[in-house]
């Protein structure tokens, strides 16, 4: 330099193709229950405005466009 992937809770991901009701799972966190006590287990709750930016539209995590980090492959 040219492609192609990937980016969403503290982590690891799903939702992206086929835009639409409040952004979701695991695990980790905090309180509570269980127990002498601790884990294990039950329950309940906090934690994001989706890598940035701009565009399309009545609406964007999702299309379309320039960035930017991180992987793969050519060269």
């Nucleotide at each position: 330099g040219c492609g192609g992937g990937u980016g969403u809770a503290g982590c690891u991901c799903a939702g992206c193709c086929u835009g639409g009701u409040u952004a979701g799972a695991g695990c980790g966190c905090u309180a509570g229950a269980c127990u002498c006590a601790u884990a294990a287990u039950c329950u309940a709750g906090a934690g994001g405005u989706c890598c940035g930016g701009g565009g399309u539209u009545c609406a964007g995590a999702u299309c379309c466009c320039c960035g930017c980090a991180c992987c793969c492959g050519c060269a």
A computed fold for a 75-nucleotide RNA from a Candidatus Woesearchaeota archaeon, annotated as transfer RNA. The RNAcentral record of the sequence draws on ENA. Its Rfam family is "tRNA". Rfam classes the family as a transfer RNA.